Predicted 3D model of a 72-nucleotide RNA (transfer RNA) from a Candidatus Nomurabacteria bacterium. Its Rfam family is "tRNA". It is annotated as a transfer RNA. It was read from a public genome assembly. Its mean pLDDT, the model's own confidence on a scale to 100, is 80.
RNA sequence: GCCCCUGUAGUUCAAUGGAUAGAACUGCGGACUUCUAAGCCGUCGAUGUAGGUUCGAUUCCUACCAGGGGCA
Numbered sequence: 001g002c003c004c005c006u007g008u009a010g011u012u013c014a015a016u017g018g019a020u021a022g023a024a025c026u027g028c029g030g031a032c033u034u035c036u037a038a039g040c041c042g043u044c045g046a047u048g049u050a051g052g053u054u055c056g057a058u059u060c061c062u063a064c065c066a067g068g069g070g071c072a
Base pairs, nucleotide, nucleotide: 001071002070003069004068005067006066007065010025011024012023013022018055027043028042029041030040048064049063050062051061052060
């Protein structure tokens, strides 16, 4: 330099064009307990950035950014 893959919650993963982006763990609150932990109930929190296509984009297209891999 060229090519390919990935980017969603603090973490690990869903959602392949359509009703409010969903789950587990973590965090916070409650209840329970003599206290703590576990288990139980509830709750906060996310689409890498900028454009484009579309009635509608996490999803499709382009550029850029970050990470990983391959060739030279």